[in-house]
RNA sequence: CUUAUCAAGAGUGGCAGAGGGGACAGGCCCUGUGAAGCCCGACAACCUGCGCGGUGUGCGUAAGGUGCCAAAUCCUGCGGGAAACCGAAAGAUAAG
Repeated sequence: CUUAUCAAGAGUGGCAGAGGGGACAGGCCCUGUGAAGCCCGACAACCUGCGCGGUGUGCGUAAGGUGCCAAAUCCUGCGGGAAACCGAAAGAUAAG
């Protein structure tokens, strides 16, 4: 850079000990009934593998590579709209 997805799903575990929701602004939240981080575990099924099937790149599985485990990508920021909402941008993840 291109393509696809982003309202589903996932812990009464162990260590740790004060922050966290990416940054900015405005909100709104989570958190000593234990934040970040690490380990374990779970979830998911993008890629690989395996099985089925017989073409629709389908269904299953979850061993491997990632990812992920409060709230829509927590909401708003730009455009349209009375609003609901739609689109864009930015971001995240995967594959190339």